[in-house]
RNA sequence: AGCCCUGUGGUGUAGAGGCCAAGCAUGGUGGGCUUUGGACCCACAGACGGGAGUUCGAAUCUCUCCAGGGCUA
Numbered sequence: 001a002g003c004c005c006u007g008u009g010g011u012g013u014a015g016a017g018g019c020c021a022a023g024c025a026u027g028g029u030g031g032g033c034u035u036u037g038g039a040c041c042c043a044c045a046g047a048c049g050g051g052a053g054u055u056c057g058a059a060u061c062u063c064u065c066c067a068g069g070g071c072u073a
Base pairs, nucleotide, nucleotide: 001072002071003070004069005068006067007066010026011025012024013023018056028044029043030042031041032040049065050064051063052062053061
């Protein structure tokens, strides 16, 4: 320098154009239960890497940038 892959709550992931107000697990906070703690139950908060484009509609498709990984030279 070229090419390929990946990027979603604190962490790990689901999603494949509308049926999704972005789900699940774990973690966090509050409550219940308990003599206390743990376990269990309920509730709450928390995320689509940035920008632009396509579309009636984008986490999803396209371009570009950023970050990480890989291959070639």